[in-house]
């Protein structure tokens, strides 16, 4: 020395970044809600400069003066005294007080001149105050008028008015020195000549008065720099600009006449136009800066609008006069009064803003010789939390953690909460009693004293509004005092109830659709507290206009490009100046505010001393580096000359060949053309096709290339001609001559446009065929403008490198054009173009990267949310089209960039699946079963609904189930349980009624204990019970699908700002994210694969109910029986398979082989096992559970009924249509299960179901139990001996009960169907196809279902283009509720702001003409007067009226145009993916609409091929 900077929230699925919009602070002249105990200081009409009612705010002097109404005193009388009203006179009234309407301008501010000026009353200095006169108000007579007022008549004074003298250092004339100044010019000296003055009063002192000078104080007038907005306001300007004379003025100027002269102001913004007092300052802010001018001060304009003078030192005068106009009021209608933006108060306006107080005590002003008067100036009270500051509503201890209150997991606990109660204490404040100030300093006025003649000093003494008020003391007694806000984030603070997108909240972003910390109440929290809170307004934050301190490739921004004017910038070296710079100095920045430090109010806000600032401005001295000027010089910057060189630069003429497409001929025949497939069109009147020839017109193939030249647009066959320009070498010359460049000027693609030509091709418009729901499109046939010239508009492109232009600097690598140098065509070097990759850096990233988006400097252009809108209005250009310019109202919280990670794609790439294909069998068509929609019904419970509902829940609806309908019943209920209180049951039995159910009757009928309790049971009462009532979008559990797909992830490490990546990517390789290999990865972790169960092969153990090879016994037969464990089996434990082995590919893993072994071979066959996680999938009706509801009913018993209904649709199965079959006869073979309320051998009846008997088995022992198949006969292609529905009729079982509604047997009936459109399902081996058994549910069964068992047993897969569905990698998006998304436009509906609009109103301004008041000047013969002079009457200007044309601003306005916005309209589908025709700009033309189509552009296009270059090895 220096005190000072803070963020948050919203855009995404997420993340960087651009960018808005909201919050969080302070502040006010504030209002508005609620709430309220004191003081102290400041504050208070911001709005209608709007109108005022009534009172006060300026008047003093009797010591100028005449006089005396009234009043007191007095007198014989008396203005005679005190004192004074109204008059004359003098000062004053221009101050002080209040507004902000006008003013954008010397109005303010600041800083200077006036040599061009004036200042009353105050100060100092000199001089002087002499004589004279004539009115006039007043009073005093009379008279009009309603009033205001006003006339005549006689008298009358002054410090009033006139006049004569004096008079200069005053003012004018002359006229000669000195002297100073930027100039005009001043100052000074001596002299002449002329003009000008006065008032007295009081009487001891003393105040006046006149002239002159000089001060001081006010003011006047000039300049220099500052002072809002709009260019959508570009041109103004006739006293306008200068002269010169004259007039006016204090006083300088066009200030005003008059005459010359054409000037003067302006892109450095004049002129218009809107707004608006200026400044000290206040507020904010770190500053820089915004913002404002309210309260104090200073300065300016204004007093009801507008003009205008008079008076006076001062005024064009707020409480003064005239006019004039507009209101208002009095009036006797004839006349007349007023101007609160003084204080006080009304009324109107408005969201607001106070008393019709007290005093001159004090401070200040007027008058006054003083006393003194007046003073709404001032000083005090008074309302008003309007503010800023300060006190207080009590302290301490007190846990049964009290009761009340909310809350809970619910009788425990938290929290209100030491908070209450209580004890103890204090006494601000309140209340009562008492005392009581400062503020008075001083002057007046007495006495006194000092110097000496008006000062100072002492004494004494009067005077207080506020006020008995500040303060002081006693005294009572916690006594008399807490609310507002908010409590989802942002932002400190959470439960409960209510409500159910409603009410309503909200600052942003959002809550609110039944569990809402967001609403609305409540408990508790939390902020702040006599105030909080909401509204407004302003700065901050917002670096969001950027000086300080930002940007422009892709978010909003670089002009299409050039020349080039002013303008701003500028190489080097030297001397000079001293404008800009720095430095000292000196004047000024008013006071007050505001910092610092001291004091005074208790103390703080307040207030005051002192100090330093007040960053500014002027003036002077210096200083000389830098910029500037001005001068001399240089040669690196520009430029010029010579010598070469390049090239689709240009212009304008000539010339070529191919193609095309008309004509003429030849040849030739029937189709050509065209498309995705047609078609229209063309063509036997010969197309096309082909050959000859001719003519027209536009275009230049290959060459040809991230090649070239041009300033850009843009340029391409060839030759010439004529010109521009760039480079590159050597050296020369000029010497900064450069650089950029608002304005202006010039070029400037297609398109378009005018005349005129051309006209071949091509093709907007146009027609016609196609597609299509439509197709005003894409595709196809034709076809006009124009495409082409020549001259002329047009001036815009996605005119891009989305990158302005110019100079320096700053690693590398490597192509390529053109030139040069070396001796070369290699190779290098060098220059100046054109490319690619890359270092530092650079950026939000993508990129960029010597051609920079680096670093730095110069100048220009531009952006400042998104939509409205590149729109309107205007204006300027254009022949139109249409270009330039360019708002705003009004809505929205976004809109964007860049990357990320899903998910999509009618986007690519690899790969997999009964996904296609090859096959086999089916569905779809009958007939009947079922299951579901639909109808119907008293009811047809309820649920499931694309895949992933529909033989699903439900593995058994006659009753029951049962939930559903009718009807009858009971209500602590059918069942469970707590408590009181009664009764004694309970059971049995009997009856009555009744469909039951249930009412209801009567007989018996307790345990235990003396008695109780107490069991048990029932009644009543009361806490409860029950509810297949809702919500699966509150949930738990459980399921389903993707998908048995091969993926999901983590931790540490590395990259990236970040979301995120890597890893998991790449290459082989696998059923697999299943391995290998390579690798900023390194490893784990859920899934996969393996443990697990079965089923194949072996082995061992072990033999009973199974099994019998060998032994023996026995049977009519039989492992029946001794007995065996050899096989079989049955079920424990092992064993076995692993690319282990060989051959070939291969680095590896791993493939592959009719390979070998082996029961089985490359996952050996089925099973069970489902990663993260997707669909708010699916189930409150399996269960379980919040939450909501019902409670003689949505609970429950019972009877019946229904769930089984049937024009009709679907699904899913059964049986069939028959010869690979039917049918009869006869012969065989199994696995897995079940059984005692069963399974039954057997035997007997019945044609049969089945019945009667019987007998073995709780089962490896009994029993239930095979059919396809073989064989023999028959059928012989038929609606049949196929098929078997449906229907009669008879039965059997089952069951309380087979009518609605079982099954099953016999006899009879013999329905449809001849293999099934268009689709479509399964299924790769012991599978599919077939054939039959079992089981669970169950009295029985509508079982053809659904879960097992076995028998017999095929065919086919070339492949992966195509459907489908997954997975990986990659591209692309405007999608993330993810394509079932997103979105665009007409139309039609509301609401809202707005543009044009035939008018229609209203406004300020200006102009032209008429008209003109008062009023300054001026002019004048008539009247009045002797005159002077008045009166009148004229000219000039002028407010102000009047009238006329026109512009500008703003309301309104029939109808019309777009533009925004609205939870579910209406027509398409334009765009995002290659968005299904790529898109997107400019023009032109069509079309409901989005759009389409023709020419040129542009990649901000997808894939695809191809070429080139770099990296690494």
């Nucleotide at each position: 020395a220096a005190c000072g900077a803070a963020g948050a929230g919203u855009u995404u699925g997420a993340u960087c970044c651009u960018g808005g919009c909201u919050c969080a602070g302070g502040a006010u002249g504030a209002a508005c809600g609620c709430u309220a105990g004191c003081g102290a200081c400041a504050g208070g009409c911001u709005u209608a400069a709007c109108a005022c009612a009534u009172g006060c705010a300026a008047g003093u002097c009797g010591a100028g003066g005449g006089g005396c109404a009234g009043c007191a005193c007095g007198u014989a009388a008396a203005g005679g005294u005190g004192g004074c009203g109204a008059c004359c006179g003098g000062c004053g009234c221009a101050c002080g007080g209040g507004u902000g309407a006008g003013u954008a301008a010397c109005a303010c501010g600041u800083a200077u001149g006036c040599a061009a000026c004036c200042u009353g009353c105050c100060c100092g200095u000199a001089a002087c105050u002499u004589g004279g006169g004539g009115a006039u108000a007043g009073g005093c007579c009379g008279g009009a008028g309603a009033a205001a007022u006003c006339c005549g008549g006689a008298u009358u004074a002054a410090u009033a008015c006139c006049u004569g003298g004096u008079a200069a250092a005053a003012c004018a004339u002359u006229a000669a020195g000195u002297u100073c100044g930027c100039a005009u010019g001043g100052a000074u000296u001596a002299a002449a000549u002329g003009u000008u003055a006065a008032a007295g009063a009081a009487a001891u002192u003393u105040c006046g008065g006149u002239u002159a000078c000089g001060g001081a104080u006010g003011g006047g007038c000039a300049u220099g720099c500052g002072u809002u907005c709009c260019a959508u306001u570009a041109g103004g300007u006739a006293g306008u600009u200068g002269g010169u004379a004259a007039g006016g003025u204090a006083a300088u100027g066009g200030c005003u006449u008059a005459c010359c002269a054409a000037g003067c102001c302006u892109u450095c913004g004049a002129u218009g136009g809107a707004u608006a007092g200026g400044g000290g300052c206040a507020c904010u802010g770190a500053g820089a800066g915004g913002u404002u001018u309210a309260c104090c001060c200073c300065c300016c304009a204004c007093a009801c609008u507008g003009g205008u003078a008079c008076u006076g030192a001062g005024a064009c005068a707020g409480g003064g006069a005239c006019c004039a106009g507009a209101c208002u009021c009095c009036u006797a209608c004839g006349g007349g009064a007023g101007g609160c933006a003084g204080c006080a108060g009304u009324g109107a306006g408005g969201a607001a803003u106070a008393u019709u107080g007290g005093u001159c005590a004090a401070u200040g002003g007027u008058c006054g010789g003083g006393a003194g008067a007046c003073u709404g100036a001032a000083c005090c009270a008074g309302c008003c939390a309007a503010g800023u500051c300060g006190c207080g509503u009590g302290a301490a201890g007190g846990a049964a953690g009290a009761c009340g209150g909310u809350a809970u997991u619910a009788u425990g606990u938290a929290u209100u909460g030491u908070a209450a109660a209580c004890u103890u204490c204090u006494u601000u404040u309140a209340g009562a009693g008492g005392g009581g100030a400062u503020u008075a300093a001083a002057a007046a006025g007495a006495g006194g004293g000092a110097c000496g003649u008006g000062u100072c000093c002492c004494u004494u003494g009067u005077u207080g509004c506020a006020a008995g008020u500040a303060c002081c003391c006693u005294u009572u007694g916690a006594a008399u005092a807490a609310g507002c806000a908010u409590c989802g984030g942002c932002u400190a603070a959470c439960u409960c109830c209510g409500u159910g997108c409603c009410a309503g909240c909200a600052g942003c972003c959002g809550c609110g659709g039944u569990a809402a910390u967001a609403c609305g109440g409540a408990g508790g929290a939390u902020g702040c507290g006599a105030g909080c809170g909401u509204u407004a307004u302003c700065c901050g934050g917002a670096u969001u206009u950027a000086u300080u301190g930002g940007g422009u490739u892709u978010a909003a921004a670089g002009g299409g490009u050039g020349c080039g004017u002013a303008g701003g910038c500028g190489g080097c070296g030297a001397g000079a100046u001293a404008a800009g710079u720095c430095a000292g100095u000196g004047g000024u920045g008013a006071a007050a505010u505001a910092c610092u430090u001291c004091a005074g109010c208790u103390a703080a806000a307040c207030u005051g001393g002192a100090g330093g600032g007040c960053u500014g401005c002027c003036a002077u001295u210096g200083a000389g580096a830098c910029u500037g000027u001005g001068u001399u010089g240089c040669u690196a910057g520009a430029a010029a000359u010579u010598a070469g060189u390049u090239g689709a630069g240009g212009u304008a003429u000539g010339c070529g060949g191919a193609a095309u497409g008309u004509g003429u001929g030849g040849u030739g025949u029937a189709g050509c053309g065209g498309u995705g497939a047609a078609a229209u069109g063309c063509a036997u009147a010969g197309a096309u096709a082909u050959c000859a020839c001719a003519c027209a017109g536009a275009a230049c193939a290959c060459c040809g290339a991230u090649a070239g030249c041009g300033a850009a647009g843009g340029c391409a066959g060839c030759a010439u001609a004529c010109u521009a320009a760039g480079c590159u070498a050597u050296a020369u010359u000029u010497g900064a001559c450069g650089c950029u460049g608002a304005g202006g000027c010039a070029c400037g693609a297609a398109a378009g446009u005018g005349u005129g030509g051309g006209g071949a091709u091509c093709a907007a418009a146009c027609a016609g065929g196609a597609u299509u729901a439509g197709a005003u499109a894409c595709c196809c046939u034709g076809g006009u403008a124009g495409u082409c010239c020549a001259c002329g508009c047009c001036g815009u492109a996605a005119a891009c490198g989305a990158u302005g232009a110019u100079u320096a600097c700053u690693a590398g690598u490597u192509g390529u054009a053109u030139g040069c140098g070396a001796u070369a065509u290699a190779c290098c070097g060098u220059a100046u173009g054109u490319g690619a990759c890359u270092a530092a850096g650079c950026g939000a990233a993508a990129g960029c990267g010597a051609u920079a988006a680096g670093u730095a400097a110069u100048c220009c252009a531009c952006c400042u949310g998104g939509g409205g809108a590149g729109u309107a209005c205007g204006c300027c250009g254009g022949c139109a089209a249409c270009g330039g310019u360019g708002a705003a109202a009004c809505u929205c919280a976004a809109a964007g960039g860049a990357a990320u990670u899903g998910a999509c794609g009618g986007g690519g790439g690899c790969c997999c699946g009964c996904a296609c294909a090859a096959g086999c069998g089916g569905a779809g068509g009958a007939a009947c079963a079922u299951g579901u929609g639909g109808u119907u019904u008293a009811a047809u419970u309820c649920g499931a609904u694309g895949a992933u509902a529909c033989g699903c829940g439900a593995g058994g609806a006659a009753c029951c189930u049962u939930a559903c309908c009718c009807g009858g019943g009971a209500u602590u209920g059918a069942a469970a349980u707590g408590u009181g209180c009664c009764u004694g049951a309970a059971g049995g039995g009997a009856g009555a009624u009744g469909a039951a159910a249930g009412u209801u009757u009567u007989c018996u009928g307790c345990c235990g204990u003396c008695a109780a309790a107490g069991g048990c049971a029932g009644g009543c009462a009361u806490g409860u019970a029950g509810g297949u009532g809702c919500u699966g979008c509150a949930u738990g559990g459980u399921u389903g699908u993707c998908g048995u797909c091969a993926g999901c992830u983590c931790g540490u490490g590395c990259c990236g700002u970040g979301a995120g990546g890597u890893g998991u990517c790449g290459g082989c390789u696998u059923a697999a994210g299943u391995g290998c290999c390579a690798u900023a990865a390194c490893g784990a972790g859920c899934g996969c694969a393996a443990c697990c169960c079965u089923g194949a092969c072996c082995g061992u153990c072990a033999g009973u109910u199974g099994c019998c090879a060998u032994c023996a016994g026995g049977u009519a037969a039989a492992g029946c029986u001794g007995g065996g464990g050899a096989c079989u089996c049955u079920g424990g434990c092992g064993g076995g398979a692993c690319u282990g082995c060989c051959g070939g590919c291969g680095c590896a893993a791993g493939c592959u082989g009719u390979g070998a072994g082996g029961a089985a071979g490359g996952u050996u066959g089925g099973g069970a096992u489902g990663a993260c996680g997707u669909c708010a999938a699916a189930u409150c009706a399996g269960c379980a559970c919040g939450g909501c509801c019902c409670u003689u009913a949505c609970a429950u018993c019972c009877g019946g009924g229904g769930c089984g209904a049937c024009a009709c649709a679907c699904g899913u199965g059964u049986u069939a249509c028959a010869a690979u079959g039917g049918c009869g006869g006869g012969g065989a073979c199994a696995g897995a299960g079940g059984g005692c309320a069963g399974c039954u051998a057997c035997c007997u009846g019945g044609c049969g179901a089945c019945a009667g008997g019987a007998u073995g088995c709780g089962a490896a022992u009994c029993u239930c139990c095979a059919a396809a198949c073989c064989c023999c006969g028959u059928c012989u292609c038929a609606g049949u001996u196929c098929g078997g529905a449906u229907c009669g009729g008879a039965g059997u079982c089952u069951g309380c009960a087979a009518c609605c509604c079982g099954a099953c047997u016999c006899c009879g009936u013999g329905a449809a169907g001849c293999c099934g459109g268009a689709u479509u399902c399964g299924c790769u081996a012991g599978u599919a196809a077939u054939c039959g058994c079992g089981c669970a549910u169950c009295a029985g069964c509508c079982a053809u279902g659904g879960c097992g068992c076995g028998g017999u047993g095929a065919a086919u897969a070339c492949g992966u283009u195509c459907c489908c569905g997954g997975g990986c990698c990659u591209u692309g998006u405007a999608c993330a509720c993810a394509c079932c998304g997103c979105c665009c436009g007409u139309c039609a509906a509301g609401c809202c702001a707005u543009g044009g609009g035939a008018g229609c109103c209203g406004g300020g301004g200006g102009u032209g003409c008429c008209u003109g008041a008062a009023g300054u000047a001026u002019g004048c013969a008539a009247c009045c007067g002797c005159a002077a002079g008045g009166a009148g009457c004229g000219u000039c200007c002028u407010a102000g009226g009047g009238u006329a044309a026109a512009a500008c601003c703003g309301g309104u306005g029939a109808c019309u145009g777009g533009g925004g916005c609205u939870a579910a309209g209406u027509c398409g589908u334009a765009a995002c993916a290659a968005g299904g025709u790529a898109g997107c700009c400019g023009u032109a033309c069509c079309g409901g609409a989005a759009g389409g189509u023709g020419c040129g552009g542009c990649u901000g296009g997808a894939a695809c091929a191809c070429c080139u270059c770099c990296u690494u090895u």

The prediction has a mean pLDDT of 83. This is a predicted structure of a 1513-nucleotide RNA (small-subunit ribosomal RNA) from an uncultured Bacteroidales bacterium. Its Rfam family is "Bacterial small subunit ribosomal RNA". Its family is annotated with ribosome and structural constituent of ribosome in the Gene Ontology.